[in-house]
RNA sequence: ACCUCAUCCAGAGGGGCAGAGGGAACGGCCCGAUGAAGCCCCGGCAACCACCGCGUAUGUCUCGAUGGAGAGGCCGCGCGCGGCAGGUGCUAAUUCCGUCCCUGGCUCGGCAGGCCGCCGUCCGGGGAAAGAUGAGAG
Numbered sequence: 001a002c003c004u005c006a007u008c009c010a011g012a013g014g015g016g017c018a019g020a021g022g023g024a025a026c027g028g029c030c031c032g033a034u035g036a037a038g039c040c041c042c043g044g045c046a047a048c049c050a051c052c053g054c055g056u057a058u059g060u061c062u063c064g065a066u067g068g069a070g071a072g073g074c075c076g077c078g079c080g081c082g083g084c085a086g087g088u089g090c091u092a093a094u095u096c097c098g099u100c101c102c103u104g105g106c107u108c109g110g111c112a113g114g115c116c117g118c119c120g121u122c123c124g125g126g127g128a129a130a131g132a133u134g135a136g137a138g
Base pairs, nucleotide, nucleotide: 003136004135005134006133007132008131013042014041015040016039017038021031022030023029025099026098027097028096043091044090045089048087049086051083052082053081054080055079056078060071061070062069063068095130100127101126102125103124104123105122108120109119110118111117
C1' cells in the first nucleotide's frame, strides 16, 4: 500500500522565511500581493489512543428447574461517567457544495399524449461512493 472499525452540521491563529498558487479529481463557488502552497516558532481547539478516578449488567461454583436461592469474588476485561493532556490530529467556508442511487415540494422550460406521465431547472430529505483522521490487523 491493501483490509477492519469509529467519527466527520461543534471547536480553535499569530509571527518569521518564502513568493503564486490553494480549497483531493471534475464542475461550481470561494480563499489568495491587505501575501497562496511549503518550511520554522509560539499559541489554541478537540478528546481517537494511552494514563488516572468513580460506578456497573454479565461472567465463577453449588442447589434447583426455567421463576430463582445460596456461596464465592470485589480482581481483570467490557461498558458508562469524569479527569488529564503523554502519542496523534486539527486550527476559512458542513468533508465548502455538487457528482452515484432513492425520495418530497413550488415555479419555470422541454418531450410525449386519450389518460397516467417522462426529462431538465430550482429548493430540500435520506443513503452510498470517495476522501480525511484515529484505532486495530497484517
SAM riboswitch aptamer (S box leader) from Paractinoplanes globisporus DSM 43857, 138 nucleotides, folded computationally. Model confidence (mean pLDDT): 77 of 100. The organism belongs to Paractinoplanes globisporus, within Bacteria.